[in-house]
Molecule: small-subunit ribosomal RNA
Organism: uncultured organism
RNA sequence: UUGAUCCUGGCUCAGAACGAACGCUGGCGGCAUGCUUAACACAUGCAAGUCGAACGAGAAAGCAACUUCGGUUGUGAGUAAAGUGGCGCACGGGUGAGUAAUACGUGGAUAACCUGUCUUCGAGCGGGGGACAACAUUCCGAAAGGAGUGCUAAGACCGCAUAAGACCACACAUACUACGGUAUGAGGGGUCAAAGAUGCCAGAGCUUGCAGGUAUCGCUUGAAGAGGGGUUCACGUCCGAUUAGCUUGUUGGUAGGGUAGCGACCUACCAAGGUAACGAUCGGUAGCUGGUCUGAGAGGAUGAUCAGCCACACUGGAACUGAAACACGGUCCAGACUCCUACGGGAGGCAGCAGUGGGGAAUUUUGCGCAAUGGGGGAAACCCUGACGCAGCAAUGCCGCGUGAGUGAUGAAGGCCUUCGGGUCGUAAAGCUCUGUUAGACGGGAAGAAAAAGUACGAAGGUAACAUCUUCGUGCCUUGACGGUACCGUCAGAGGAAGCACCGGCUAACUCCGUGCCAGCAGCCGCGGUAAUACGGAGGGUGCUAGCGUUGUUCGGAAUCACUGGGCGUAAAGAGCGUGUAGGUGGAGUAUUAAGUCAGAUGUGAAAGCCCGGAGCUUAACUUCGGAAGUGCAUCUGAAACUAAUAUUCUAGAGUACAGUUGGGGGUGGUGGAAUUCCUAGUGUAGAGGUGAAAUUCGUAGAUAUUAGGAGGAACACCAGUGGCGAAGGCGGCCACCUGGGCUUGUACUGACACUGAGACGCGAAAGCGUGGGGAGCAAACAGGAUUAGAUACCCUGGUAGUCCACGCCGUAAACGAUGGGUACUAGAUGUUGGAGGGGUUAAAUCUCUUCAGUGUCGCAGCUAACGCAUUAAGUACCCCGCCUGGGAAUUACGGUCGCAAGAUUAAAACUCAAAGAAAUUGACGGGGGCCCGCACAAGCGGUGGAGCAUGUGGUUCAAUUCGAAGCAACGCGCAGAACCUUACCUGGGUUUGAACUGCUCCUGCCCGACUUGGAGACAGGUCUUUCUCGCAAGAGACGGGAGAUAGAGGUGCUGCAUGGCUGUCGUCAGCUCGUGUCGUGAGAUGUUGGGUUAAGUCCCGCAACGAGCGCAACCCUUAUCCUUAUUUGCCAGUAUUAAGUUAGGUACUCUAAGGAGACUGCCGGUGUUAAACCGGAGGAAGGUGGGGAUGACGUCAAGUCCUCAUGGCCUUUAUGCCCAGGGCUACACACGUGCUACAAUGGUAGGUACAAAGAGUUGCCAACCCGCAAGGGGGAGCUAAUCUCAGAAAACCUAUCUCAGUUCGGAUUGGAGUCUGCAAUUCGACUCCAUGAAGUUGGAAUCGCUAGUAAUCGCGGAUCAGACUGCCGCGGUGAAUACGUUCCCGGGCCUUGUACACACCGCCCGUCACACCACGAAAGCAGACUGAACCAGAAGAUCCUGGUCUAACCGCAAGGAGGAAGGGAUCCAA
Repeated sequence: UUGAUCCUGGCUCAGAACGAACGCUGGCGGCAUGCUUAACACAUGCAAGUCGAACGAGAAAGCAACUUCGGUUGUGAGUAAAGUGGCGCACGGGUGAGUAAUACGUGGAUAACCUGUCUUCGAGCGGGGGACAACAUUCCGAAAGGAGUGCUAAGACCGCAUAAGACCACACAUACUACGGUAUGAGGGGUCAAAGAUGCCAGAGCUUGCAGGUAUCGCUUGAAGAGGGGUUCACGUCCGAUUAGCUUGUUGGUAGGGUAGCGACCUACCAAGGUAACGAUCGGUAGCUGGUCUGAGAGGAUGAUCAGCCACACUGGAACUGAAACACGGUCCAGACUCCUACGGGAGGCAGCAGUGGGGAAUUUUGCGCAAUGGGGGAAACCCUGACGCAGCAAUGCCGCGUGAGUGAUGAAGGCCUUCGGGUCGUAAAGCUCUGUUAGACGGGAAGAAAAAGUACGAAGGUAACAUCUUCGUGCCUUGACGGUACCGUCAGAGGAAGCACCGGCUAACUCCGUGCCAGCAGCCGCGGUAAUACGGAGGGUGCUAGCGUUGUUCGGAAUCACUGGGCGUAAAGAGCGUGUAGGUGGAGUAUUAAGUCAGAUGUGAAAGCCCGGAGCUUAACUUCGGAAGUGCAUCUGAAACUAAUAUUCUAGAGUACAGUUGGGGGUGGUGGAAUUCCUAGUGUAGAGGUGAAAUUCGUAGAUAUUAGGAGGAACACCAGUGGCGAAGGCGGCCACCUGGGCUUGUACUGACACUGAGACGCGAAAGCGUGGGGAGCAAACAGGAUUAGAUACCCUGGUAGUCCACGCCGUAAACGAUGGGUACUAGAUGUUGGAGGGGUUAAAUCUCUUCAGUGUCGCAGCUAACGCAUUAAGUACCCCGCCUGGGAAUUACGGUCGCAAGAUUAAAACUCAAAGAAAUUGACGGGGGCCCGCACAAGCGGUGGAGCAUGUGGUUCAAUUCGAAGCAACGCGCAGAACCUUACCUGGGUUUGAACUGCUCCUGCCCGACUUGGAGACAGGUCUUUCUCGCAAGAGACGGGAGAUAGAGGUGCUGCAUGGCUGUCGUCAGCUCGUGUCGUGAGAUGUUGGGUUAAGUCCCGCAACGAGCGCAACCCUUAUCCUUAUUUGCCAGUAUUAAGUUAGGUACUCUAAGGAGACUGCCGGUGUUAAACCGGAGGAAGGUGGGGAUGACGUCAAGUCCUCAUGGCCUUUAUGCCCAGGGCUACACACGUGCUACAAUGGUAGGUACAAAGAGUUGCCAACCCGCAAGGGGGAGCUAAUCUCAGAAAACCUAUCUCAGUUCGGAUUGGAGUCUGCAAUUCGACUCCAUGAAGUUGGAAUCGCUAGUAAUCGCGGAUCAGACUGCCGCGGUGAAUACGUUCCCGGGCCUUGUACACACCGCCCGUCACACCACGAAAGCAGACUGAACCAGAAGAUCCUGGUCUAACCGCAAGGAGGAAGGGAUCCAA
């Protein structure tokens, strides 16, 4: 996620953080931080020098003096610059490319090592020699630079002496030992060193300096320390198995070389090892850590600043020097790039500080100073120091402060909203009274940051002695980049200082306007299609605040990888099954050990950080001091319960033997009958077969059927059973042989031998594959026939692989109990299979009890989201294995393995969605089931659909044909009645506060009526006539007319999807709910279900339900019977009377209209549960609701109506309002609905004769009588109606005629003549008469109504209305047929079932195709980067060899030698 629920499960948000960036905004200060990208390229400046107290040499300018004016001398100055030499340059600073271990972290080892400077303790420093720079000069080169010759000093270089406790070898002793050796001690032998400088003293030697003394520094050689480093060991340290094998100097040994040192580090020889599932090798990614962020923690992420370690310095390689480098600002070579060049050749390396370009969303000044801290050199002064200290820039972060405080209600103006009353911004502002942080101005402030160094004096040490010198004390002097900064004071003055985001839910905060699925918003859900709290603006509000939002990233929430802390029957998830290796786990007793475990101690766990307690900046951030912590590692000591190990013992687990037993367990070979098919023969004749129905097919060449015989293959009826066996797949006639397992009872034996099981191995249905057989039946493919819109299907006729056998593959299934194996425990009930024991039976069968092993059903506790499971667990626990982590992509791609192939197995990502899913609930639906109802079907009667006409609609047309209604439930509907009016439409003419309403001001007295002019009329004008009340009057008021202005009128204009009201429909169907209780985690259920019954949720019974409400029914009206009362206008039995209930009379009857009675399953019988009820009967006018009507539950259809009315919003206001004339709504090729009249003889026509009910009537109904063929006219009686009138009822009945024809049917249409209504009958009324006489001869598919006083048929009346009805609403007359029944069609009700539907089957949803786009795979190939293997090549360098050339120190008298160097060669090796 759903209509709702519960669960699973993913997605999203609220929190914190940041070296951030972007948008809007921006007052101050403190403290921090600032290229995360191109380890890209770099202009310019600076970043490592210093020492004259190691050494030689040594300017110039300037100044001064002199001068022969050429210069010289002094000073500058032993200065600058350069050289030899020493120390430093291996630190400090930068960066994170490489590196997954030669790194880092923690703890060890070094008995396998090194160490300049520094500290402590020893010893020593004798005597000589030869050079080379600088310099001078010659030369080459553009330059960089170089070459030759000559001179020269030293703490530079080289011999010699001396020499140890140093080094080398030898032998001895002691101690320890891991037996390899190591340490210590003493012995004799061999080898190895040096340098001086300065101060002072003395000045007796002597050329004023050497020699000498002394002090300090330096030097040499040892021993030790400190600090630093090298090497090594153990453990820890990312991802990938779609990387499973890797390795030949590889692993080890011996010997040698090399190194500071161990070592295959290197070489020779020998051996064949080493490493890996506890993840080697390979690939990818990555500097590691202290820490940082987050989190309750465990963890997860991260490794900026600070600190420790490592690595790197344009790229690759190499060595030199040195204590230390294979060296950021050194060297050589190669390469790329840049620059200079005279083209020959050279120069360079910001990942130092600034800075530039480039890249990028993005990261600062080419600043000041060595004053402090630290470093290098120096004896020191001092010099150097882009380390560092400061300043600058940036809201980048953290912290602090401010932008004012109090008072102030006419609740100002203004904005916004409004129900028009008001509300709100809001004490907010203004006003009044204050304060003075900060910013500003002025002044103070060299306060603090400073301690040292130097120097003077004093003391001590030191010396032969003074002094120098060293140490200590006291005094004095000097030094500040920051900076005139912090801080302090004074002045003026509320003055200069607030924004950003959000306001639908999550999530604090709501209204108006604009927009109208547009523009846009959006973290998720989702907003926007004319009333948007979701878009944009405004007012208001909420949150934070010099910031606020957005984006990105990390952790959290996420128990969503679950150690803490999850799961796998159905949601994702148990391998198809077994055997078994490694591994994990494992019964009981005793003893020992001490690996795990536990306890204590010691060392370490750097500092900083975090935490706690103090302190310093006014506070805080920040800084600083102390403590705690650092859960870790190592070592030592101890404990011995548990685990482990060792030893020994036991039998309960497990196993073996003997005995018994069950079974479709497996394999092989035989064998049996039934059936199908085929063959042969006989009988026999026309069909058979097959189907829903057929056909293809077989059959007269003899089928099917039947009889007999034969052949062949496959499968084994009955028994047969939620019965048996097997690990699973699976196994079924019978017999024999071979063979596995289980179970039971008892005895004996072994003595934990056990459980699970990654890999591995084996088995593994069906289909399929290979080879060879076999082939009866069946049967994919295929063919034909049907079905169908099609039918590559379902059905039928055939039919090949295959099915069968042997051997070999395949290795999968919904291989399912969708439930891995083992052990133990936890109520029962009831079946069944196999065994054992007991009771009972004479024995058996049967029965019964107990028990073991299996196999079912029900059920408690418990579990579960629910369904359900429940001793055969899905309960309670333990052990082991397998598997899961949103849906799709995907039982896929690529790669690997297996396979003959088919394919199997292992197994992703890009991209995409906000769901996918489980269980259960309520509905709806089903060409699911059960029960029931209805003119629903059926049975009937009559229609419609065909004709003509009427009427409505669609369409078309038109200036307009006003508008609405649209399946049932629009279409003779709104319209109970369009010639004008109606009227809303069109054309034209007018009018603008308006035709009608309310309020204001002014003028006025009308209005009505009569006449008249213009005009189509509206309208405009004229004449006559001329109000009311109060009041003396003036005047006031009411009513009306005219004029004016403004609020505002008006609208049949839009929205029925903003609404009220009313209505239709399901449906007069029997339903719809509630309270309490109960059940369920919950939605919900129960009640309302069930058994009966009813028209009915009507009633009865039962029941965790008991009651109640709205519906049903009844109460109401009418009709059918009777009674009472009443008696005229009604009625008339009897009396009288008349033409006539006409009159007298009567009130009995009918009728009328009031009130009653009556019917209730009340009575009887039967059925039924002794019920409800049903069936039958009696009585009765009426019998089971007597007939009819009114009455319409909860709700459904966004059903209909804004054009009845009302109404929100929008629109219009000289018009979409109002008035008028004419026209239109009546058009007409056509289509549909509803009707009327017919097509005729059950009829038409003509004549005659009967019988109603219900209504209407004074602007009316209109009698009699007269006229007209008639419509009608004249006439005028009666009637405000049981009185009079409309008013003759018609079908019917009795006669006559017509005689089956387009007619004496039918009446359309048309012509003529009229009547009536009305101002008016042309567009456009009705009726009458004469004439005309169309279609139509019973209607295709289809479809409608009706169950009794009904259908059908016949006429009558009324509403509306001047007139106009085939429509509508009523009334009566005549008056049927049929219903077996509920299978089917339609609609409905109840129960149940399935569901992936809930807009609810007019639902949902699958696949192909077309086009466009996105992502991934494959693809002939092509290109780049990285890398492996093999090979070529061989710079510089190192090692070795050589060294005919060259050669100062040493040897030698010399010749020459020793030694060295260039050169050459070999090996290794980069590009």